[in-house]
Small-subunit ribosomal RNA, central domain from a metagenome, 520 nucleotides, folded computationally. It matches the Rfam family "Eukaryotic small subunit ribosomal RNA". Gene Ontology terms of the family: structural constituent of ribosome and ribosome. The full RNA is in RNAcentral, with records from SILVA. Its mean pLDDT, the model's own confidence on a scale to 100, is 81.
Context: one part of a larger RNA
RNA sequence: UUGCAGUUAAAAAGCUCAUAGUUGGAUUUCGGGAUGACAUCACUUGCCGGGCAAUGUCUGAGUGAGUUGAGUCAUUCUUCCUUCUGGAGGCCUAUUCUGUACUUAACUGUGCGGGGUAGGAAUUCAGGACUUUUACUUUGAAAAAAUCAGAGUGUUCAAAGCAGGCGUUUGCUUGAAUACAUUACAUGGAAUAAUGGAAUAGGACUUUGGUCUUAUUUUGUUGGUUUCUAGGACCGAAGUAAUGAUUAAUAGGGAUAGUUGGGGGCAUUCAUAUUUAAUUGUCAGAGGUGAAAUUCUUGGAUUUAUGAAAGAUGAACUUCUGCGAAAGCAUUUGCCAAGGAUGUUUUCAUUAAUCAAGAACGAAAGUUAGGGGAUCGAAGAUGAUCAGAUACCGUCGUAGUCUUAACCAUAAACUAUGCCGACUAGGGAUUGGUGAGGUUGUUUUAUAACCUCAUCAGCACCUUAUGAGAAAUCAAAGUCUUUGGGUUCCGGGGGGAGUAUGGUCGCAAGGCUGAAACUU
Numbered sequence: 001u002u003g004c005a006g007u008u009a010a011a012a013a014g015c016u017c018a019u020a021g022u023u024g025g026a027u028u029u030c031g032g033g034a035u036g037a038c039a040u041c042a043c044u045u046g047c048c049g050g051g052c053a054a055u056g057u058c059u060g061a062g063u064g065a066g067u068u069g070a071g072u073c074a075u076u077c078u079u080c081c082u083u084c085u086g087g088a089g090g091c092c093u094a095u096u097c098u099g100u101a102c103u104u105a106a107c108u109g110u111g112c113g114g115g116g117u118a119g120g121a122a123u124u125c126a127g128g129a130c131u132u133u134u135a136c137u138u139u140g141a142a143a144a145a146a147u148c149a150g151a152g153u154g155u156u157c158a159a160a161g162c163a164g165g166c167g168u169u170u171g172c173u174u175g176a177a178u179a180c181a182u183u184a185c186a187u188g189g190a191a192u193a194a195u196g197g198a199a200u201a202g203g204a205c206u207u208u209g210g211u212c213u214u215a216u217u218u219u220g221u222u223g224g225u226u227u228c229u230a231g232g233a234c235c236g237a238a239g240u241a242a243u244g245a246u247u248a249a250u251a252g253g254g255a256u257a258g259u260u261g262g263g264g265g266c267a268u269u270c271a272u273a274u275u276u277a278a279u280u281g282u283c284a285g286a287g288g289u290g291a292a293a294u295u296c297u298u299g300g301a302u303u304u305a306u307g308a309a310a311g312a313u314g315a316a317c318u319u320c321u322g323c324g325a326a327a328g329c330a331u332u333u334g335c336c337a338a339g340g341a342u343g344u345u346u347u348c349a350u351u352a353a354u355c356a357a358g359a360a361c362g363a364a365a366g367u368u369a370g371g372g373g374a375u376c377g378a379a380g381a382u383g384a385u386c387a388g389a390u391a392c393c394g395u396c397g398u399a400g401u402c403u404u405a406a407c408c409a410u411a412a413a414c415u416a417u418g419c420c421g422a423c424u425a426g427g428g429a430u431u432g433g434u435g436a437g438g439u440u441g442u443u444u445u446a447u448a449a450c451c452u453c454a455u456c457a458g459c460a461c462c463u464u465a466u467g468a469g470a471a472a473u474c475a476a477a478g479u480c481u482u483u484g485g486g487u488u489c490c491g492g493g494g495g496g497a498g499u500a501u502g503g504u505c506g507c508a509a510g511g512c513u514g515a516a517a518c519u520u
Stems, first nucleotide, its partner, number of pairs: 004491001006489001007472002012488001014361001016359002021354003026246001031078008040070003043066005048060005082129007091120012133194003136189002139186002149178001152162002164173003204240012251351001252348003256343002259340002264336004270314002274310003278306002281303001285296002322329002366407006376400001380396004418487003422479002425463003430458011467474002493520003502513004
């Protein structure tokens, strides 16, 4: 591993990319024919033996024959099983010579031998030339014993041990098995999984020409040169061939077309509210609360009106709707690049999936340096409340809240549900695309808007489970003890503790990694 879990009990990294790793679509010889063997089975039939309930029937681990069917094995064709050279002893076929026996009219034919010649298929030995490479599996050899599993055996049982058992008591006789045993070795198989081959043919095979080189043997001998011949290397030429590129995955990438979205960035523009200051009208209260008070007010508060400034924000429309990897995203318009889905008789052809290391992004708060500071508002100050209130309520109010440039890297970053792929069930809505119909209106078309159906891709929902679950519930949390589609992360009672310590990152705050003692 077989063989656990991860929505809520412990637990899926916040999200995406990505290397090593792991895993990876389909496709290439299937099938058919012929022959032979079989101490294989069935069937038919004869002989022999045996039994019984006897013209029949059963049986034999007896025997002979047959054909049919089945099975197994081998050979062969379609379809090469390495090849070449040399040797050895045999074998088969054809042919020829010959001995012998029988036979024939006959070297006519048959059997048993012997010797040649030609061809063939095997075996074995030696030497070359070559060979896709593994995993897997079969069988074998080899692998100390004890141990483990396990056979036999009455240690009185047993744990053990390797003993023992039986006679007529000068003896006889059986054991001390077997299995398991990684890797490595030999061997048969060729399914499955990898791997290789011919695309600028520098490809295969056949024939042939040249260049260079090596030199055994034979030409009476020795020496030289050259040729022939036989090897090796290289360079051509011609021919042969069905000459050589699998398909185009409801896998993936790219191109393209019309779209689509509150996706992103930069600029631009609008809106009201708030606060402030200015001007203006009136006047004694106004604020605020459960009730009050702090607070502001004839130096005119609050309130009314007029425009102004500032910095924020973007109501209603706003949804079980959209987009985005997530965080997240909502005034207008323009520009910039990007994305998804859909359509496609477009293209490439395995390019893919998931991922240690590594990287990008990452709400809010916080940090640093600028800008800006309307609102709200940690800290702080106050008025209340209260037994107390260092809170909830009220009035102020610093940091902050906004923005630029840099850090930080965490959240109940939640769907508390990893990603990719397949299947399993009905429904009505809805968003985007596509296709096919129809309605309205326009002068008739093309649009457009609307309606219906189909289809692909989304966000969700409803109803049901012959499914799952501890249940709540879940079309996934199903296809799981009938347990294996691929791949990553992570958990193992509660505390101690996300603490200590070490490492590393950070300006810091802190982040990541991360125990133990002890306790229960």